[in-house]
Context: one part of a larger RNA
RNA sequence: UGACGGGGACCCGCACAAGCAGCGGAGCAUGUGGUUUAAUUCGAAGCAACGCGAAGAACCUUACCAAGGCUUGACAUCCCUUGACCGUCAUGGAAACAUGGCUUCCCUUCGGGGCAAGGAGACAGGUGGUGCAUGGUUGUCGUCAGCUCGUGUCGUGAGAUGUUGGGUUAAGUCCCGCAACGAGCGCAACCCUUGUCAUUAGUUGCCAGCGCGUAAAGGCGGGAACUCUAAUGAGACUGCCGGGGAUAACUCGGAGGAAGGUGGGGACGACGUCAAAUCAUCAUGCCCCUUAUGUCUUGGGCUACGCACGUGCUACAAUGGCCGGUACAAAGGGCUGCAAUACCGUAAGGUGGAGCGAAUCCCAAAAAGCCGGUCCCAGUUCGGAUUGUGGGCUGCAACCCGCCCACAUGAAGCCGGAGUUGCUAGUAAUCGCGAAUCAGCAUGUCGCGGUGAAUGCGUUCCCGGGUCU
Numbered sequence: 001u002g003a004c005g006g007g008g009a010c011c012c013g014c015a016c017a018a019g020c021a022g023c024g025g026a027g028c029a030u031g032u033g034g035u036u037u038a039a040u041u042c043g044a045a046g047c048a049a050c051g052c053g054a055a056g057a058a059c060c061u062u063a064c065c066a067a068g069g070c071u072u073g074a075c076a077u078c079c080c081u082u083g084a085c086c087g088u089c090a091u092g093g094a095a096a097c098a099u100g101g102c103u104u105c106c107c108u109u110c111g112g113g114g115c116a117a118g119g120a121g122a123c124a125g126g127u128g129g130u131g132c133a134u135g136g137u138u139g140u141c142g143u144c145a146g147c148u149c150g151u152g153u154c155g156u157g158a159g160a161u162g163u164u165g166g167g168u169u170a171a172g173u174c175c176c177g178c179a180a181c182g183a184g185c186g187c188a189a190c191c192c193u194u195g196u197c198a199u200u201a202g203u204u205g206c207c208a209g210c211g212c213g214u215a216a217a218g219g220c221g222g223g224a225a226c227u228c229u230a231a232u233g234a235g236a237c238u239g240c241c242g243g244g245g246a247u248a249a250c251u252c253g254g255a256g257g258a259a260g261g262u263g264g265g266g267a268c269g270a271c272g273u274c275a276a277a278u279c280a281u282c283a284u285g286c287c288c289c290u291u292a293u294g295u296c297u298u299g300g301g302c303u304a305c306g307c308a309c310g311u312g313c314u315a316c317a318a319u320g321g322c323c324g325g326u327a328c329a330a331a332g333g334g335c336u337g338c339a340a341u342a343c344c345g346u347a348a349g350g351u352g353g354a355g356c357g358a359a360u361c362c363c364a365a366a367a368a369g370c371c372g373g374u375c376c377c378a379g380u381u382c383g384g385a386u387u388g389u390g391g392g393c394u395g396c397a398a399c400c401c402g403c404c405c406a407c408a409u410g411a412a413g414c415c416g417g418a419g420u421u422g423c424u425a426g427u428a429a430u431c432g433c434g435a436a437u438c439a440g441c442a443u444g445u446c447g448c449g450g451u452g453a454a455u456g457c458g459u460u461c462c463c464g465g466g467u468c469u
Stems, first nucleotide, its partner, number of pairs: 007469007015459002019423005026314008034305002042053002064300007073123001077122002079119005087102006105114003125289002128287003134283002136278003139274001141272001146185006152161003165176003191266004196234007206223002210221003237260001240254005316416001320375007332363003337356002342351003382413001387408007429451007
C1' cells in the first nucleotide's frame, strides 16, 4: 500500500423478508457424467460447464471406427512433355476406382496463351500437440462506481494528499469545506425504440361527409378528415408554486401535462481480476506426421444403457376435459418460393393452379375468450407414455436412425422429502403466432402480440457488492 476478520460505522442489489408460479416425486424430450463399444469424434467443468460450441448428426455434415483405394496428392504456385480432358456405353466392384469401346480441344500478333493429362522435384496437406508461447474474440466480477495522471505540498523512503470530511445522488452525481489546483478513462448525455401532438405525403393502406352499388363487402365514383404508413419537427428542463434544507446541492408535496423528476425498454461494459474459455471459426510461433496423424470411398458410429445429475415439455383435472357455434392481434417470411377458390381423402395429404418478387396475392386458423351442450369426482369422457396395424410426406435412400395421420392399446401419475429457482408491472403467470437453421426433422433458440395478477412492514439475519475505519 493492499487483501482478509464468525472487528466497527454507513449504504445498495428479487440478497433476505412479503407474495405468486415453479424445480426436487411421475412419463417423455434434451444435454452431461458413468458404463459399454471396433468407434460411441472433440471441446465446455462451482457461481461464470451440463436445450453449451450445434441457428437443426439418416448419406453428406464428420473431425471417430471397420474395410477397400491413392501417393506431387482432394486444394495452390513453379518446370518439362503431350493434346487431349470431360462426357457416354460395357465389364468388374459396396463405392471410390480400374480396364476397354465410342466421341474428342479453344484463342493467337504464330512468339505464345487458356484448359486438361502424364512426369520429376521444390512443395502441398494435417479438426495432429501446446489457449501455460500468442493475436483476435468471449465469459465473469458488473452497468458495480470506481481507476488513474500532471504540477504543487508532506514524508529519509515505500508512499500520502488530491479521491478524505459535512450533506446529497442511481452515480467520484452535484453542493459546501479543505495543501491542494487542474485533467483523463468511466457515470450521465449525444444513438435506436416505445408513449403525445403537429407539419409534409396519400398508394397497394384509410372511409367522416356526398353519390352509385351489393345477399354482404371501400366493391366503384370520389375524399385527404380519421386510422395507418415514414420522414421532419415540437414536447420534460425540478421549468412553475408551496414545505424542508446551510440562503447550496438536493428532497417532499402540488399544478399543468400524453408523459415528472434517469418516463419505459435497448445498444453501450473504465483500470483491472480469474496463467478463466477458445490452436476445432479464423490467424499464428514452436514441436510432430509425410505411400500417412494427408486424401478418396462404402458401411457403421456420434442415436448404445443397470445407473446418477442439470435444463425443459406434458400432466395429475371441474377456474377442468370433450363437442358445436362465434369474435379480436402483432411481428415476420415467400420465385429452386408462398400458394387461394374448387375437387378427392375420416385425416396426414393429394390433384390442380388464380394471384403475388408482395402496405396489393399467399402462408393465415390466431389461441386463451364469449355463447350453448355434455361429463359428476372416478385412475375417470383426467392423463397420455408404450405397443400393434394401416397409411401420408421429404429425400438416391427413413433397417440401424426422420416427421406426420387414422384406428386400436391405454403405463406412471391424485400436487411431490431434505433442499432449491425465477419474478417488483403491462412484470410474474397463462394463451397462441412467426422467424433463423432447414430437402425433411423443434418440447430448443430468437422474436411477436392477447389476457393479466399478488406482495413489498422493513434491513436483524443469509448471499454478493461499494465507502470510511
A computed fold for a 469-nucleotide part of an RNA from an uncultured bacterium, annotated as small-subunit ribosomal RNA, 3' major domain.
Its Rfam family is "Bacterial small subunit ribosomal RNA". Gene Ontology terms of the family: ribosome and structural constituent of ribosome.
The coordinates come from a structure-prediction model, not an experiment, and the mean pLDDT is 87.